[in-house]
RNA sequence: GGACAGAACUCUGGAGAGACCCUUAAUUGGGCGCCGAAGGUGCACCGCAGAUUAUCAUCUGCUUAAACUCUCAGGCAAAAGGACAGAGACGCGAAU
Repeated sequence: GGACAGAACUCUGGAGAGACCCUUAAUUGGGCGCCGAAGGUGCACCGCAGAUUAUCAUCUGCUUAAACUCUCAGGCAAAAGGACAGAGACGCGAAU
RNA backbone atom coordinates (compact mmCIF):
# COMPACT_ATOMS: atom_id res chain seq x y z
C1' G A 1 0.00 0.00 0.00
C1' G A 2 -5.13 -2.30 0.33
C1' A A 3 -6.59 -6.87 -4.50
C1' C A 4 -9.47 -11.71 -3.81
C1' A A 5 -12.05 -14.44 -0.15
C1' G A 6 -14.67 -14.40 4.96
C1' A A 7 -18.47 -17.69 9.88
C1' A A 8 -20.42 -14.36 13.33
C1' C A 9 -21.82 -8.60 14.22
C1' U A 10 -24.57 -3.57 12.93
C1' C A 11 -27.91 -0.85 9.49
C1' U A 12 -31.26 -0.91 5.11
C1' G A 13 -34.44 -3.47 1.48
C1' G A 14 -36.94 -8.18 1.48
C1' A A 15 -42.15 -12.45 -1.23
C1' G A 16 -45.97 -16.18 -0.53
C1' A A 17 -50.27 -18.38 1.96
C1' G A 18 -57.37 -18.65 6.46
C1' A A 19 -56.80 -12.07 12.22
C1' C A 20 -60.41 -19.89 9.43
C1' C A 21 -63.61 -23.40 12.62
C1' C A 22 -64.42 -26.03 17.43
C1' U A 23 -62.29 -26.06 22.27
C1' U A 24 -59.29 -24.30 26.80
C1' A A 25 -57.82 -20.43 32.37
C1' A A 26 -54.06 -20.28 28.48
C1' U A 27 -50.29 -18.92 22.94
C1' U A 28 -54.32 -25.54 25.68
C1' G A 29 -56.06 -29.45 22.57
C1' G A 30 -58.25 -30.80 17.95
C1' G A 31 -60.17 -30.16 12.62
C1' C A 32 -60.14 -28.53 7.52
C1' G A 33 -57.67 -25.40 3.77
C1' C A 34 -53.19 -23.15 2.08
C1' C A 35 -47.66 -21.14 1.50
C1' G A 36 -42.02 -21.91 0.62
C1' A A 37 -37.46 -17.75 1.33
C1' A A 38 -34.86 -20.23 8.42
C1' G A 39 -33.37 -25.40 8.81
C1' G A 40 -34.00 -30.22 6.56
C1' U A 41 -35.40 -34.24 2.33
C1' G A 42 -34.88 -35.88 -2.92
C1' C A 43 -31.87 -35.75 -7.88
C1' A A 44 -29.66 -34.17 -13.74
C1' C A 45 -25.06 -33.79 -16.26
C1' C A 46 -20.10 -34.91 -15.05
C1' G A 47 -16.83 -38.15 -12.34
C1' C A 48 -15.50 -43.06 -10.03
C1' A A 49 -16.25 -48.46 -9.66
C1' G A 50 -18.38 -52.92 -11.56
C1' A A 51 -21.19 -55.99 -15.09
C1' U A 52 -22.89 -57.14 -20.16
C1' U A 53 -21.80 -56.73 -25.47
C1' A A 54 -18.19 -58.40 -31.73
C1' U A 55 -18.79 -53.02 -32.04
C1' C A 56 -21.77 -48.78 -31.25
C1' A A 57 -23.42 -48.99 -26.64
C1' U A 58 -26.37 -50.56 -22.38
C1' C A 59 -27.18 -51.62 -17.20
C1' U A 60 -26.05 -51.38 -11.82
C1' G A 61 -23.85 -49.02 -7.56
C1' C A 62 -21.38 -44.74 -5.37
C1' U A 63 -20.87 -39.51 -5.71
C1' U A 64 -23.57 -34.97 -7.01
C1' A A 65 -26.25 -28.39 -7.39
C1' A A 66 -30.20 -24.92 -7.21
C1' A A 67 -34.41 -19.98 -6.28
C1' C A 68 -36.10 -27.11 -8.86
C1' U A 69 -38.71 -30.84 -5.55
C1' C A 70 -41.09 -32.67 -0.90
C1' U A 71 -43.65 -30.00 3.03
C1' C A 72 -40.69 -33.22 8.26
C1' A A 73 -39.79 -28.53 10.58
C1' G A 74 -41.49 -23.52 9.92
C1' G A 75 -45.25 -20.15 8.36
C1' C A 76 -50.57 -17.94 6.60
C1' A A 77 -53.54 -9.42 10.01
C1' A A 78 -49.70 -6.36 12.41
C1' A A 79 -45.20 -7.20 15.04
C1' A A 80 -41.45 -10.85 14.96
C1' G A 81 -39.01 -14.17 11.71
C1' G A 82 -37.21 -14.36 6.74
C1' A A 83 -33.60 -17.03 1.66
C1' C A 84 -31.22 -13.32 -0.78
C1' A A 85 -29.18 -8.34 -1.86
C1' G A 86 -26.63 -3.59 -0.61
C1' A A 87 -23.72 -0.76 2.88
C1' G A 88 -20.72 -0.43 7.36
C1' A A 89 -17.46 -2.28 10.84
C1' C A 90 -14.11 -6.24 11.75
C1' G A 91 -10.71 -9.20 9.52
C1' C A 92 -7.40 -11.02 5.66
C1' G A 93 -2.93 -8.70 3.67
C1' A A 94 -2.01 -9.82 -3.29
C1' A A 95 0.34 -6.55 -6.84
C1' U A 96 3.27 -2.25 -6.37
The RNA shown here (Glycine riboswitch aptamer) has 96 nucleotides and comes from Paenibacillus polymyxa. Taxonomically the source falls in Paenibacillus (Bacteria, Bacilli, Caryophanales, Paenibacillaceae). The same sequence occurs in records of 2 taxa. Model confidence (mean pLDDT): 78 of 100. The RNAcentral record of the sequence draws on Rfam and Ribocentre.